[in-house]
Molecule: transfer RNA
Organism: Medioppia subpectinata
RNA sequence: GGCCUUUUAGUCUAGCGGUAAAACACCUGUUUCGUAAUCAGGAAUCACGGGUUCAAUUCCCGUAUAGGCCU
Numbered sequence: 001g002g003c004c005u006u007u008u009a010g011u012c013u014a015g016c017g018g019u020a021a022a023a024c025a026c027c028u029g030u031u032u033c034g035u036a037a038u039c040a041g042g043a044a045u046c047a048c049g050g051g052u053u054c055a056a057u058u059c060c061c062g063u064a065u066a067g068g069c070c071u
Stems, first nucleotide, its partner, number of pairs: 001070005007064001010024002013021001018054001026042004047063005
């Protein structure tokens, strides 16, 4: 220098155009003499900028980030 892939909640991981989801963690309650555990409920997320589309996390382009291959 060229090419390919990844980016989703605090962490980790689903989601192949039509209401963004699970686990752990966090908060509130329940239970207990008390703590933990259990049980019930809750808050929190699409890297950034454009394009296509009635509608984009999803498709396209660029930038950034991380990783890989070739030279």